[in-house]
Molecule: transfer RNA
Organism: Candidatus Peregrinibacteria bacterium
RNA sequence: GCCGCGUUCGUCUAACGGUUAGGACACCACCUUCUCAAGGUAGUAAUAGGAGUUCGAUUCUCCUACGCGGUA
Numbered sequence: 001g002c003c004g005c006g007u008u009c010g011u012c013u014a015a016c017g018g019u020u021a022g023g024a025c026a027c028c029a030c031c032u033u034c035u036c037a038a039g040g041u042a043g044u045a046a047u048a049g050g051a052g053u054u055c056g057a058u059u060c061u062c063c064u065a066c067g068c069g070g071u072a
Base pairs, nucleotide, nucleotide: 001071002070003069004068005067006066007065010025011024012023013022018055027043029041030040031039048064049063050062051061052060
């Protein structure tokens, strides 16, 4: 250089093109307790960037960035 795969809350991980973008852990608040832990309830938090297709894109297409693998 070329070919292929991947990128979603702080971390891990779901989501037939129509989801309030879900769950676990973590974090924060409250309840419970003399206190801590455990338990319960509620909350904050994400689609790598850009363009296109579509009535509608996390999902399909292209480009860029980053990571991984293959190849002379």